[in-house]
């Protein structure tokens, strides 16, 4: 930098000890323990492993579909808690759509 997901899953205990949910606004979540650290379970299926269909320039790639969890990440409060820019419905209120930002994973 590109390309994919992002309304589903999944928590105890030690140790600390006052913050903490990315950023601004909100609205939560915290002394019944925030956070960050470790341990152990756990979810989920990006990388992966299998198998099978398909297509191509034919033994070698892609895709798409199932399947598994032993490795690499990631992940375990509230839709990426909502919203932020612009559009579209609407009397209002609000609802919906797409970008933006943001996380993850691969390259």
């Nucleotide at each position: 930098u590109u390309c994919a997901u992002c309304u589903a899953g999944a928590g105890a205990g030690g140790u600390u000890g006052a913050g903490g949910g990315a950023c601004u606004g909100g609205c939560c979540c915290a002394a019944u323990g925030a956070u960050a650290c470790c341990u152990c379970a756990g979810c989920a299926a990006c990388c992966a492993u299998u198998a099978a269909a398909u297509g191509u320039u034919u033994u070698a790639u892609a895709u798409u579909u199932a399947a598994u969890a032993a490795g690499g990440u990631g992940c375990u409060a509230a839709u990426u808690c909502c919203a932020g820019c612009a559009g579209a419905a609407u009397g209002a209120u609000u609802u919906c759509u797409g970008a933006c930002a943001g996380a993850u994973g691969a390259a």
About this RNA:
Predicted 3D model of a 107-nucleotide RNA (SAM riboswitch aptamer (S box leader)) from uncultured Garciella sp. Of the family's consensus pairs, 97% are formed in the model. Lineage of the source: Bacteria > Bacillati > Clostridia > Eubacteriaceae > Garciella.